[in-house]
The part of an RNA shown here (large-subunit ribosomal RNA, domain I) has 594 nucleotides and comes from an Actinomycetota bacterium. It was read from a public genome assembly. The organism belongs to Actinomycetota, within Bacteria. Its mean pLDDT, the model's own confidence on a scale to 100, is 81. It matches the Rfam family "Bacterial large subunit ribosomal RNA". Rfam links the family to the GO terms ribosome and structural constituent of ribosome.

Context: one part of a larger RNA
RNA sequence: GGCGUACGGUGGAUGCCUAGGCGCUAGGAGCCGACGAAGGACGCGGUAGGCUGCGAAAAUCCCCGGGAAGGAGCCAAACAUCCAUUGAUCCGGGGGUGUCCGAAUGGGGAAACCCACCAGUGGUCAUGCGCUGGUACCCAGGUCUGAACAAAAUAGGGCCUGUGGAGGGAACCGGGUGAAUUGAAACAUCUAAGUAACCCGAGGAAGAGAAAUCAAAUUCGAGAGUCCCUUAGUAGCGGCGAGCGAAACGGGAUCAGCCCAAACCUCUGUGGUGUUAAAGCCUGGUGGCGUUGCCACAGGGUGUUGUGGGACACAUCUGAACCGGCACCAGACGGUUCAGGAGUUACAAAGUCAGCGGUUAGCCGAAGUUUCUGGAAAGUUAAGCCACAGAAGGUAAUAGCCCUGUAGGCGAAAGCCGACUGACCUCCCGAUGUUGUUCCCAAGUAACACGGAGCCCGAGGAAUUCCGUGUGAAUCUGCGAGGCCCACCUCGUAAGGCUAACUACUUCCUAGCGACCGAUAGUGAACCGUUACCGUGAGGGAAAGGUGAAAAGUACCCCGGGAGGAGUGAAAUAGUACCUGAAACCGUGCGCUU
Numbered sequence: 001g002g003c004g005u006a007c008g009g010u011g012g013a014u015g016c017c018u019a020g021g022c023g024c025u026a027g028g029a030g031c032c033g034a035c036g037a038a039g040g041a042c043g044c045g046g047u048a049g050g051c052u053g054c055g056a057a058a059a060u061c062c063c064c065g066g067g068a069a070g071g072a073g074c075c076a077a078a079c080a081u082c083c084a085u086u087g088a089u090c091c092g093g094g095g096g097u098g099u100c101c102g103a104a105u106g107g108g109g110a111a112a113c114c115c116a117c118c119a120g121u122g123g124u125c126a127u128g129c130g131c132u133g134g135u136a137c138c139c140a141g142g143u144c145u146g147a148a149c150a151a152a153a154u155a156g157g158g159c160c161u162g163u164g165g166a167g168g169g170a171a172c173c174g175g176g177u178g179a180a181u182u183g184a185a186a187c188a189u190c191u192a193a194g195u196a197a198c199c200c201g202a203g204g205a206a207g208a209g210a211a212a213u214c215a216a217a218u219u220c221g222a223g224a225g226u227c228c229c230u231u232a233g234u235a236g237c238g239g240c241g242a243g244c245g246a247a248a249c250g251g252g253a254u255c256a257g258c259c260c261a262a263a264c265c266u267c268u269g270u271g272g273u274g275u276u277a278a279a280g281c282c283u284g285g286u287g288g289c290g291u292u293g294c295c296a297c298a299g300g301g302u303g304u305u306g307u308g309g310g311a312c313a314c315a316u317c318u319g320a321a322c323c324g325g326c327a328c329c330a331g332a333c334g335g336u337u338c339a340g341g342a343g344u345u346a347c348a349a350a351g352u353c354a355g356c357g358g359u360u361a362g363c364c365g366a367a368g369u370u371u372c373u374g375g376a377a378a379g380u381u382a383a384g385c386c387a388c389a390g391a392a393g394g395u396a397a398u399a400g401c402c403c404u405g406u407a408g409g410c411g412a413a414a415g416c417c418g419a420c421u422g423a424c425c426u427c428c429c430g431a432u433g434u435u436g437u438u439c440c441c442a443a444g445u446a447a448c449a450c451g452g453a454g455c456c457c458g459a460g461g462a463a464u465u466c467c468g469u470g471u472g473a474a475u476c477u478g479c480g481a482g483g484c485c486c487a488c489c490u491c492g493u494a495a496g497g498c499u500a501a502c503u504a505c506u507u508c509c510u511a512g513c514g515a516c517c518g519a520u521a522g523u524g525a526a527c528c529g530u531u532a533c534c535g536u537g538a539g540g541g542a543a544a545g546g547u548g549a550a551a552a553g554u555a556c557c558c559c560g561g562g563a564g565g566a567g568u569g570a571a572a573u574a575g576u577a578c579c580u581g582a583a584a585c586c587g588u589g590c591g592c593u594u
Stems, first nucleotide, its partner, number of pairs: 001593009015579001016546002020517002022514007029506002031168002039101003042055003046079002049075003061095006070083003106115003116135007137165002139162007172203001173201005183190001187239001213222002226253004236244002257498003264301003268298006280289002282331006306476001308441004312436002314433004319338006340428004351424005356418005362410003369382001372379001384401002386390001392404003447471007457483001478493005533540002553578001556565002559562001
């Protein structure tokens, strides 16, 4: 030196564990913000570094409820000083306070800082100084003014009012702009893909939505939209390559329908025009009045449809009472109230109160002992008990009956929610029919031409939908669609608008689940992690869990960077460098060997 063996050191694999993750299910909730958000900075404790909480009223203040004997949050003990059965700490509801930054909004600014003005107020002899409130911009409404231009008007300006706007939000939603890698075994049409990304906008959902829809084929039928299944990888599109790829019918989920424009009328307002008192004042007669007339616009009434509808004119039938027009008589008409009907998600719009239900704290809740082993009983043994409860977790090993709970049942002063019930409240109110040489039924629209886009549809026979440029209709004997186009037939009624539910998503809350992970795994993050650290910056981004049942964390003695006695403990080779403690690597003793 090597090999073997025994015992150690080092190291932190493995096993076991879980405080954290991952993926789902069901329910709830689904916007916050100038009444200052989201997110932060700086502070606040008797001693106070960090986290948490809070805001100069600063680990909190007040009220109301729950609850019960201990409390003054955690790492994290200790001392001091306090609170508490006159109910503290703690939990829930409501309110107060809430520095500075941040949309940030008095002006500025290198965020958390600097500098102001006005009003009120405190202090000082006075100034400086302090405190409270206000002072950004835009929009809408109102009001007072007001040029160029004599008047009027307009532009502009001031003031008042506004729970108006701004900024934030994980995914979902609507819209705008819009790639490339890639595939086609190359590549250009094509694909990837209207995806990613960026921008705008909205909501708890958004969007769509009450047929100018489908269908059928000479004859039926369906009846808003949305979502799911199916149709179907079909019909189709396609350098007919790669690939792309419907719809109707049918079966389900949920169901809900409405309002305007116009024709016509004119109780109202504004403007224009206008008279020979001719036109007007519901009609007729008598009298009377008068810029009353006409036109335009605005407001109000009416009206909303495809077996076409409505207006106007006409006819018939009306529940009751009262009132009205320039006067009287007669007629017709209009209005109000009752009766009747309806309503807060559209169809008109505020809601309020009470009840009921839910939710935000909680409460009650059955049944056990013994023997043995052991440090410890829940294990074992014996004979019991409860069960609408044998889910789960904890307790010194494995507990239905020890604890927390579980099944089941009960509970709210205050706030919130409700599609439920009632009351208040609010709103509506003639109907029917016939006829017509009458009127209306959404215009730079439909359509067409050209150029594009989007539809399964790549220009094709290319309809339907949308956009750009140009041309440019009709009003029901109208117009559009049924995949070029024409005829017949059928279906519908464009060029205005609103609309719940069924659908999508999950930042968040509650309950639960897993042939999901178990510390190089599972989130980047089980641990004070988007931290330390790196980078000018955008950005990148870790490592790091485990004593023991209980600190009982080793009094005392000796040496003095660490050990040995003694003691605790079941165990100390469990001693905080702490469960187990593999291998590499380093030693010591012994044996063999060179």